Model confidence (mean pLDDT): 83 of 100. Transfer RNA from a Patescibacteria group bacterium, 72 nucleotides, folded computationally.
RNA sequence: GACAGGGUAGCUCAAUGGUGGAGCAAAGCACUCAUAAAGCUUAGGUUGAGGGUUCGAAUCCCUCCCCUGUCA
Numbered sequence: 001g002a003c004a005g006g007g008u009a010g011c012u013c014a015a016u017g018g019u020g021g022a023g024c025a026a027a028g029c030a031c032u033c034a035u036a037a038a039g040c041u042u043a044g045g046u047u048g049a050g051g052g053u054u055c056g057a058a059u060c061c062c063u064c065c066c067c068u069g070u071c072a
Base pairs, nucleotide, nucleotide: 001071002070003069004068005067006066007065010024011023012022013021018055026042027041028040029039048064049063050062051061052060
């Protein structure tokens, strides 16, 4: 430099263009003599950045940034 894949909650990952969720982690409640586990609830997101298309974009298109892999 070319090509491919990826960037979403603290972490790992979902989400046919139509209200962004799950598991773990965190906080609280309840239980227990106490702790852990299991249980209930809550909080946590300008979806990498900018622009475009659309009534409506995490999703489609363009540019840029970052990560991984292959080739040179």

Its Rfam family is "tRNA". It is annotated as a transfer RNA. NCBI's taxonomy places the organism under Bacteria, Bacteria candidate phyla.